Large-subunit ribosomal RNA, domain I from a Flavobacteriaceae bacterium, 532 nucleotides, folded computationally.
The RNAcentral record of the full RNA draws on ENA.
The coordinates come from a structure-prediction model, not an experiment, and the mean pLDDT is 83.
Context: one part of a larger RNA
RNA sequence: AGCGUAUGGGGAAUGCCUAGGCUCUCAGAGGCGAUGAAGGACGUGAUAAGCUGCGAAAAGCUGCGGGGAUUGGCACAUACAAGUUGAUCCGCAGAUAUCCGAAUGGGGCAACCCAGCAUGUUGAAGACAUGUUAUCCGUAAGGAGGCAAACCCGGAGAACUGAAACAUCUAAGUACCCGGAGGAGAAGAAAACAAAAGUGAUUCCGCUAGUAGUGGCGAGCGAACGCGGAAUAGCCCAAACCAUUAUUGUUACGGCAAUACUGGGGUUGUAGGACUGCGAUAUUGGUUGUGUAAUGAAUUAGAAUCCUUUGGAAAGAGGAACCAUAGAGGGUGAUAGUCCCGUAUAAGUAAAGAUCAUUAACCAUAGCAGUAUCCUGAGUAGUGCGGGACACGUGUAAUCCUGUAUGAAUUUGGCGGGACCAUCCGCUAAGGCUAAAUACUCCUGAGAGACCGAUAGUGAACUAGUACCGUGAGGGAAAGGUGAAAAGAACCCUGAAUAAGGGAGUGAAAUAGAACCUGAAACCAUACGCUU
Numbered sequence: 001a002g003c004g005u006a007u008g009g010g011g012a013a014u015g016c017c018u019a020g021g022c023u024c025u026c027a028g029a030g031g032c033g034a035u036g037a038a039g040g041a042c043g044u045g046a047u048a049a050g051c052u053g054c055g056a057a058a059a060g061c062u063g064c065g066g067g068g069a070u071u072g073g074c075a076c077a078u079a080c081a082a083g084u085u086g087a088u089c090c091g092c093a094g095a096u097a098u099c100c101g102a103a104u105g106g107g108g109c110a111a112c113c114c115a116g117c118a119u120g121u122u123g124a125a126g127a128c129a130u131g132u133u134a135u136c137c138g139u140a141a142g143g144a145g146g147c148a149a150a151c152c153c154g155g156a157g158a159a160c161u162g163a164a165a166c167a168u169c170u171a172a173g174u175a176c177c178c179g180g181a182g183g184a185g186a187a188g189a190a191a192a193c194a195a196a197a198g199u200g201a202u203u204c205c206g207c208u209a210g211u212a213g214u215g216g217c218g219a220g221c222g223a224a225c226g227c228g229g230a231a232u233a234g235c236c237c238a239a240a241c242c243a244u245u246a247u248u249g250u251u252a253c254g255g256c257a258a259u260a261c262u263g264g265g266g267u268u269g270u271a272g273g274a275c276u277g278c279g280a281u282a283u284u285g286g287u288u289g290u291g292u293a294a295u296g297a298a299u300u301a302g303a304a305u306c307c308u309u310u311g312g313a314a315a316g317a318g319g320a321a322c323c324a325u326a327g328a329g330g331g332u333g334a335u336a337g338u339c340c341c342g343u344a345u346a347a348g349u350a351a352a353g354a355u356c357a358u359u360a361a362c363c364a365u366a367g368c369a370g371u372a373u374c375c376u377g378a379g380u381a382g383u384g385c386g387g388g389a390c391a392c393g394u395g396u397a398a399u400c401c402u403g404u405a406u407g408a409a410u411u412u413g414g415c416g417g418g419a420c421c422a423u424c425c426g427c428u429a430a431g432g433c434u435a436a437a438u439a440c441u442c443c444u445g446a447g448a449g450a451c452c453g454a455u456a457g458u459g460a461a462c463u464a465g466u467a468c469c470g471u472g473a474g475g476g477a478a479a480g481g482u483g484a485a486a487a488g489a490a491c492c493c494u495g496a497a498u499a500a501g502g503g504a505g506u507g508a509a510a511u512a513g514a515a516c517c518u519g520a521a522a523c524c525a526u527a528c529g530c531u532u
Base pairs, nucleotide, nucleotide: 001531002530003529004528005527006526007525008524009523015517016481017480020452021451022449023448024447025446026445027444028443029441030440031147032146039100040099041098042055043054044053046078047077050074051073061094062093063092064091065090066089070082071081072080105114106113107112115133116132117131118130119129120128121127135144136143137142151182152180153179154178155177162169166216192199193198203230204229205228206227207226213221214220234433235432236431237377241264242263243262245260246259247258248257249256250255269411271376272375273374274373275370276369277368278367284364285363286362287361288360289358290357291356295352299347300346301345305320306319307318308317309316321338322337323327329341330340331339382406383405384404385403386402387401388400389399392418413428414427415426416425417424468475469474488516491503492502493501494500
C1' cells in the first nucleotide's frame, strides 16, 4: 500500500406515516360596494418578533338561544386574573370599526398635507371636537362609479404556425384589448322548413356525416333536411276607432279642426282588427293578505364485555358472553361492533319558510254574423357600387347585415321556396317581452377515488407567493416525523466554558437525547487477518 472481516463516523437514500394537495360527484350559493367594498397601512396582549383575531369600545363589547366546567388563540413559561350569581366555547342579531383604497372637501410621492361652512368649548383671536362639502344621470324621489375565478353577449382584432417555400387560404374571429349583463347569458313564438306528403318558437344532446358541398379543388374547411331524445309556454305594443285634458287656429259663439299627453280599443294568414248588428258577465290564471307547516342555526338522546395469557402497553392469542334500523369512520401505549368520539335511528329549534286551503281585494283572459269604408310598423323592402356573415374563397350565388347612391307597393298588397321566369306551395318583414332543458365554479356543506405521499402531490403539508433576486414589469425557493407519555436527563466528573463529553437517573428502547423513527451508498477512521 492493497484485499478481507468487524466496529464506528459521515451522509441522507429507502421503508412506514400524514397534518397538505389533485380529480370528481351530489346539494347549496352565485356576488360584495358611497350604510364606504376587494385589498392594504398602522395599531391592539402583563411580558409579544411572526401568524391568527380584532380596531382607540382594538385576541375584544351587548342582547337572545344553546351548553355545563373549566378558561385567558397558534404557544407548552411565570405572574395575575375570570368562572355554577353559569365563564371559555357554539349559533343568531346588534354596537364599535383608526388611516389608505372607487376614495368622493382640495392636494398628494397610497396609508400623508392643507381647507371652507354649521354647531359647541366661548364674549373675541387661535386651537380643538362633531357634522358636512367630489363628479355624472334624473323634474324629483333616487341611481351610478370600484372589485371579483370561470361561464355569456357585443365592439375591435393579430402573428407564429400549416400549406413540407409563399401571396389567396390556414392558424382564427383564436390570443390579447375594450364595453355590458346575470345566476346563468344569448336565442325565441315563422315574411320558418319542406315538397305533391307534411312539420309547427328557441336552446341543448345523439345520429344524419366527415356525407352534400366548399377549396392556389392544395393544405384544409365542412353543413342542412330528416330521425331519436332533454325540456316545453306563450304573449304584449304601434295603427284604424272612441274619449278626457291642455294648447293653437277658426267661428254664425251652438261648435268645428289640428297638435300633444293620457285612458279605452286592438294584435293576425283559413288574413285579422276597426266599424255595424246579435249575444254574455261565463271560464281560467296571477299578485297581495290570512291561516297551515314539510323543512330549518347552534343542539340533545343514542344499544352491547368480561376473564386468562404474551408484552413496557392489549385492541393481539385462548375462553366464555352480548348489541345490531348502529360491523361507516377516527382515536385510545400493537389490530376494539360492545373503552372514547361517533354511526343507524329518534327528538328539538330562532329567523325564514316549500306546500295546501281560504275568503277578500286588485289585475289579466272569450263568442256569432256582415263587409261599403278605414288600419295593419318607410328613407323601410328592393336596386347599383364596396365590404362582411352564412360550411359556401364572386362563383350559376339565393339568404342575412350595411358604408355609399337611390328608392317601392298597401291585402286585387308583400316576402320566400339557392341565378331567373311561370305554375304551385309556405309565410306575413321593416316594434317589443318570455321560464325550462344548456355553460361555468372564486366560494360553502356532505362524500368518493385501480389519484400523490415530502425531489411526489399545488409554487406553497412548515411564519409561502414567505425568505431571497430584480430600478421595474417580474422571477421565486429550501424547509415534515424524539417518545405511548417530556417521564426533555436532578446530582457528580473532565473542561476556560452556557461548547463537547463521561457517569448517574428516566424510558420497552437513549446507536429514541432534542443536529432526535428507519438510517442504504459515496467518502473517512480504528482493530485484526492475509498478501507484497